Predicted 3D model of an 841-nucleotide part of an RNA (large-subunit ribosomal RNA, domain II) from Pelagostrobilidium sp.
NCBI's taxonomy places the organism under Eukaryota, Sar, Choreotrichida, Strobilidiidae, Pelagostrobilidium.
Rfam family: Eukaryotic large subunit ribosomal RNA. Clan: LSU clan.
Context: one part of a larger RNA
Formats: sequence, C1' cells, structure tokens
RNA sequence: GGGCUUUGUGCGACCUUGUCAAACAGAUUUUUACCGACCCGUCUUGAAACACGGACCAAGGAGUCUAAGACUGACGCGAGUAUGACGGUGUAGAAACCGACAUGCGCAAUGAAAGUGAAGGGUGCCAAGCCUUACGGCAGCAGCAUCGACCGACCAUGACUCUCUGAGGAAAGGUUUGAGUGAGAGCGUCAUUCUUAGGACCCGAAAGAUGGUGAACUAUGCCUGAGCAGGGUGAGGUCAGGGGAAACUCUGAUGGAGGCCCGUCGCGAUACUAACGUGCAAAUUGUUCGUUUGACUUGGGUAUAGGGGCGAAAGACUAAUCGAACCAUCUAGUAGCUGGUUCCCUCCGAAGUUUCCCUCAGGAUAGCUGGGACAAUUGCGCAGUUUUAUUAGGUAAAGCGAAUGAUUAGAGGUCUGGGGGGCUCCAUGCCCUUCACCUAUUCUCAAACUUUAAAUUGGUAAGAACUCGGGCCUUUCUUAAGUGAGGCACCGAGGUUCAAUGCGUGUCCUUAGUGGGCCAUUUUUGGUAAGCAGAACUGGCGAUGAGGGAUGCUCCUAACGUUAGGUUAAGGUGCCAAACUACACGCUCAUCAGAAACUACAAAGGGUGUUAGUUCAUCCAGACAGCAGGACGGUGGCCAUGGAAGUCGGAACCCGCUAAGGAGUGUGUUACAACUCACCUGCCGAAUGAACUAGUCCCGAAAAUGGAUGGCGCUAAAGCGUGUGACCGAUACCUAACCAUUGAUGCGAGAGUGAGGCAUCAAUGAGUAGGAGGGCGUGAGCGUCGUGGCGAAGCCUUGGGCGUGAGCCUGGGUUGAACGGCGUUUAGUGCAGAUCUUGGU
Repeated sequence: GGGCUUUGUGCGACCUUGUCAAACAGAUUUUUACCGACCCGUCUUGAAACACGGACCAAGGAGUCUAAGACUGACGCGAGUAUGACGGUGUAGAAACCGACAUGCGCAAUGAAAGUGAAGGGUGCCAAGCCUUACGGCAGCAGCAUCGACCGACCAUGACUCUCUGAGGAAAGGUUUGAGUGAGAGCGUCAUUCUUAGGACCCGAAAGAUGGUGAACUAUGCCUGAGCAGGGUGAGGUCAGGGGAAACUCUGAUGGAGGCCCGUCGCGAUACUAACGUGCAAAUUGUUCGUUUGACUUGGGUAUAGGGGCGAAAGACUAAUCGAACCAUCUAGUAGCUGGUUCCCUCCGAAGUUUCCCUCAGGAUAGCUGGGACAAUUGCGCAGUUUUAUUAGGUAAAGCGAAUGAUUAGAGGUCUGGGGGGCUCCAUGCCCUUCACCUAUUCUCAAACUUUAAAUUGGUAAGAACUCGGGCCUUUCUUAAGUGAGGCACCGAGGUUCAAUGCGUGUCCUUAGUGGGCCAUUUUUGGUAAGCAGAACUGGCGAUGAGGGAUGCUCCUAACGUUAGGUUAAGGUGCCAAACUACACGCUCAUCAGAAACUACAAAGGGUGUUAGUUCAUCCAGACAGCAGGACGGUGGCCAUGGAAGUCGGAACCCGCUAAGGAGUGUGUUACAACUCACCUGCCGAAUGAACUAGUCCCGAAAAUGGAUGGCGCUAAAGCGUGUGACCGAUACCUAACCAUUGAUGCGAGAGUGAGGCAUCAAUGAGUAGGAGGGCGUGAGCGUCGUGGCGAAGCCUUGGGCGUGAGCCUGGGUUGAACGGCGUUUAGUGCAGAUCUUGGU
C1' cells in the first nucleotide's frame, strides 16, 4: 500500500411505501415589493361624510292564518255538479258501491212592475285538412269584424175577435234599448298572484275609556296632647311729690303689655352660585343667614280622592310620579310617521308625470313595468324616417315715406285756432314771429302692433274594404219636386306596380313598484344676481360600472358574461407615469410669468417693454436730433392803473426792413433791464414725426395655519399660437375558446331507461324599486331504499375533490347513539344591522 471479514459513522443510484398535484387561466397557505383601492346599513336629487344605527360573540328575531272575491293553471265529472243526512249493500269497524230526496251554483232573459218570454242565416279574414302538372283550387273549426233574424222593455200602427165605458190581438214597422237567443259549459277540489276585512310583515307613541288603590310623603280643616334659655325695650293701669281757681299738667317710682327688639333649642334655607356631584345623601355637608309668645313648632286621631281633593296661589302638593296620581283592563289601541325585514343563480325591468281628493310626508286614476294567453306570419301589417300631395299656424325675421301705439329732425303751407309783437285811421285791416294743425320727407321702436312672413312642427292621404255604371233605401239636411246630398258586403264591368326605406307582428287578461326628483346644451319667465325659483325639446344621473378631465353623482369617450391576442376612442407622450427632451415656423423674460372646455374668477383704465400692421405728415431744393449765430425798427401801440415799457387786466393784433424775428412762449423787475422760446440761418449727412390698430408681457391686483399649472420642475420650453408625422392609451371594436339565455333547423326508441333528451347554427349578455323562472339549505309527517359500538349525529381542520353560486362529497382529529338518499305532503323554515331581546366577553 492492497484485498477480505467484522464493528461504527456519513453519502447514496435504484426499488417499495407515504406525502396536494403536473395545470398553456392549477389549488391552498405564508412573507415581501409595486399598482389599484374612503365604511357598511339607511332615508335621499345627492353619503366616505362634520347625517343617523353599528365594541365583539352566541341563541332568539319580522308578509302568517281565516273568510269572501278576481284572473290564470292543474285535476274530476259534465247539462249538470257538489254537499248533506236517510235507506240498501258491505265490514271486526270503516272506506268503496247502489238508490231516491233536499239544498247551493249552473241550465233564460227582460221589465219599476203587472207580466211576457228566444232553435240552426249571410259576408270578409282564417289554422288544420283534401286535390294539384306545386301556380293554385275545394271546403272551412275556434275567434274577430260586419249585416240580417228572434226574445223582453220602449215608440208607433191596429185587420179582426170577445163577456164591448173595456180586453185580447194577426200581419207589417223603428238610426230606441237589454248584464239577452242564435246546437248549452258549468260545478267541485287544489295552487300561485292580487284585493278587502280581521292585531294582519315586526317593534314604537302623545292620547281615550272602564273599574279600583292610595292623605305612613305632602296640602288644608277639626279633635286631643306636648314644647318654647337668657337679656333688652317699657303701653295701659296704680302710688308719691310739685304746679294750678279749675280743667288738667309736670317729675319720680311702680307696673308689666306687644303677630315689639337681640338671641339659645327648635323651625326654616339668604350667600359662598363653597364642599360633594359613579356623593354620606335619587337634595347631603360646612360657614353665613331668617325667625324664635305666635298667622309658633310638633305627636296621635279624624276629614277631604283623580277632571277629584287641597292650596296665605308656586300650577304648588296629592307616597322619589302631577298643566290631571297609581294599578289592572279595553289592548297585540291607532300611527298617511321613524327604524328594521333573514339563501343562491338566470331573464326582463321602471317612476317621480296626468286627473281628482279637508290633497301637498298620503291615496285613488291614467301612464311607464313584469307575467300569462290567443290569433297568425308575408304582397299582409307596422314605423320617434324620407318623398309627394293637401291642410293648420302668426313665432323668428321683416315693416313703420302700410293700419294701431311710441318717437327725432328740419322743409313747405296758410283756409283755420291760440299766444306775443309791430304799423296803425284803430277795422271782421296789413305785416313779423311762435305753438297747434296740414302736406311731402327724415331718425328710432313694440310680449299684450302688423300688411308680409320663414325654418322646425302637427293632421290627413298614397287603394281591391278600390274605381266606374246600374239598382235599391231615406224620419235629419237639401229641393218647387223622390230633386239633390248621403247610405247599401245588392248587380254588372275594370283590374291590383298603386311613392321610398327599414322592421316583423297584432289582440286580450292580469299586475308590482312609482306618483319628493336632479343635471347639461338650446329656447324661455320672475329676479340686481345665485350651486335661486318656474317651464319647453332632447339627452343623461337617479338605477351605471370602465378609460379620460390631478380630485369629482350629471362633462368627453364608451355602456359591462369568463379569458387570451390584436386595433382604436377621448385624452396624452421631460420625470412622477404607458408613449417623440419629435419635426417646422413665429411670439414671450414677468423682484406676482405662463400652462387646456364644463371649472374652480378678475375689470375699467394705463405703459416710449417688445412684435406686427394702418393712416397722415416732414425729408438730398438737406428734414429730425445735437452744437453755434440772429431773434430788429415804428413803439414805452391803445385803454385802464399808484405803477404796467412784449409778458396783472380789457379790446384790437397793423406796417416797415428782412434769411427771419409774435404789438409776443416762459423766467424775471415796484416798473425797467437781463435771459429764453416761437421763427430764420450755419455745421452735420439719411431717414424722421404724429395719431391709431392688436399679439404678448407689465401696472391696475390687499387677509387672516404653510400651499399648490396635480407635484417636481421647465425659459433655443416641459410656456403661448400655427402646421406635420410617429407612438401610448378602455370592460369600446375585431379574432378565438368557454359559460348562460333566446331563437331556428334537424334527429327516435335496435335489450332496458331516456322528448323534462340529443346534435348543429346564429344572435345576445349593464341594472335600483319591482316581476318571473330554476335551484340550495332547515324542522316535521308518510312511502321507499339504506347507514350505524368493525362507531350514527355533532364539533375542529393552512388535507383532497365537485358546483357560476346557495352549498355538497370525502380524508384526518375528537366523540359516543342515533342518522341519511330519493319521492311526496307540510311549516313557528335561512339574519349583520331594528338606540332589536337575553346571556357572555
């Protein structure tokens, strides 16, 4: 070092067993990250709401039953049917069976009643059927429509008959009427739904009534008892002395009164608005305070009782109860009001409007909704559409040199009227002026003006049930007139293409909920206006999610089974955050920039910020700006003034010389002076001035926690305007699969079952109140088949499976005696809510 054997330890293909499984959408559990995501129930136009109920768990907890009625369905019998008792038969006793009755409803209606009292029809549409050379024809159920007939009532007529003041009544009538007839359809039972009466889905009043119990609390009266320190004040009366003629009076004592004073006990209760306020106490404690010989305090007895008492009166008190006590009953009182009202899936799916109501928080009625049934399905029906024809209208607009009404301005006119004035002989004259008026023009208007007159809109029609001809009928209308108009499923002829487009329907029965609405565009009334109030058309929200508008009931897009892929809408594409820091051209600098409809505000006014434009001027015969020179004389113009010489003020504002210079634009002086301007010229050398328009930016622009283009941030934009592409982006659209519903088409029994089945195709799928269908689960009865000490039910379970779901099956654990499937009947049958009830935490 290797091999073999034994022992120990670690790893271990493979096999077996156990542990969810192999899925192109796995299942379940736990953890982390990102995205979405507000708390349920409820009333409400609207709730996450600073609207109400809700700590948590268990158990209980709300449309029931009866009667009557309506529609529909199922079943039995059927001109009957059901029930009752009776008789028979039958039996252990019943049931079943047979018979004849009675009663209910039905089999006849009509009329107030007396009363009278209905038998097969025609036409149009038409399922099934038969024939067919498949066009069509025959015959035609139920039903619908329509015409005629019959019965009763009513209106009119009245041959004839009889028992003749009356009664009956044939035939032929009526555009009058009936809940009638016209070869019966009902009766009974059960069930769903609905209506009404009952406690009437459950809980809930404030009230009302009847009969009782209370004055041990407390209110008041009466009877009979008890109790009430100490001090002060000092009424009447009395005595003594003094004064006085007297009446009487003064002084000092004595005396002891009083709803008198201070104050203890007692009784009360003012303030601290003290303490306490799950207290000592459902009214107490502390200090303070009122009263304390009296309308005093108090024991016992007794009296007054509920619409009654009692009350020094506060609606106080009447047993912790008083603007009408307490107890029981009527009583489960009633509530148009509040709250609550219990399993699942599928299909359909509203209303807040009309009319009426002691109606406005509610009902009935019509509308809107669901369910069911019937008749059919193509040259027939229908329509939120168009066309054609016809008809209705008086809004918009327009008009006012058209009517009505309002209204501006001149011009012309003078017969006429009014005012003023002039001439004047004074006139009933002439002239001037003004207003009214007249004429032709001109300006501006009208919900309650209009000649004219839209758009939109409403009605009718666009055929066979028609058109034409004939015949017949006729009480209204019409005519001189059976003339006309009108009517007739009576006859004959004609003949169906009778606008377009789209769709497939029509009729009946029954019925819930609703009867607070709100918003938007447009039109519109009131109002200064309103997230105000009231209307119209349409569309929405309510009842509805999804994508977008940062946020959001109502705006934009678009309506939804479960998934996968693709494409778009609205809106977006710097980052948050999917998608171009894309392209092209302009604008904008904000010591408060700006940044997307509804929509979360800003104006008048202003800017020599900047951009673009319009009009009118100046300019190489030299403008504008800048620098420089001149800016004179008549004359200190006239008036006025204390003064005024260009310049306090008034009127006027010429001439000369000039290139030009105002009888003067300002400064200035007491007044002058001086300076300056207008104006002219030189230098310079090319544009300049004024007024306005509208883009953008700025000013105008002040509020209370710190703050919002959604935030960050952005300036050659990530801002504003215009244009062009690309891309992102929904539950929308397209394709595929699956589920459900609805419809269409087809299919069969070969050993049993199987039509409530099978197959194929197509379309559709939102939903509150509400309706319908199909299911799940619980207790109990019956029938049938089963499970169970070899372990039933129950309970626990992050084990497994099935079903869209309510739920069901199964494994494991625990446990220990009953339980389940199917069919059928039945109900005290399903909880998260009710300030729910009871118990627990």